[in-house]
RNA sequence: GGGGCAUUAGCGCAGUUGGUAGCGCGUCGCGUUCGCAAUGCGAAGGUCAGGGGUUCGAAUCCCCUAUGCUCCA
Numbered sequence: 001g002g003g004g005c006a007u008u009a010g011c012g013c014a015g016u017u018g019g020u021a022g023c024g025c026g027u028c029g030c031g032u033u034c035g036c037a038a039u040g041c042g043a044a045g046g047u048c049a050g051g052g053g054u055u056c057g058a059a060u061c062c063c064c065u066a067u068g069c070u071c072c073a
Stems, first nucleotide, its partner, number of pairs: 001072007010025004019056001027043005049065005
């Protein structure tokens, strides 16, 4: 220098043709307990890495950039 993959909640990850952004753990509240743990119920938490484009509509398609991993030279 060139190619490929990844980037979504605090952490780990789903999201299969473009149409409400989800799961597990964690956090917070309430119940159960003398209390803790465990467990049940509920809640909060996201500019979908950043910018631009296409589209009625983009996490998803296209381009550029950033970071990480990897292959080639």

Model confidence (mean pLDDT): 82 of 100. This is a predicted structure of a 73-nucleotide RNA (transfer RNA) from a Propionibacteriaceae bacterium. Its Rfam family is "tRNA". Gene Ontology term of the family: triplet codon-amino acid adaptor activity. It is annotated as a transfer RNA. The organism belongs to Propionibacteriaceae, within Bacteria.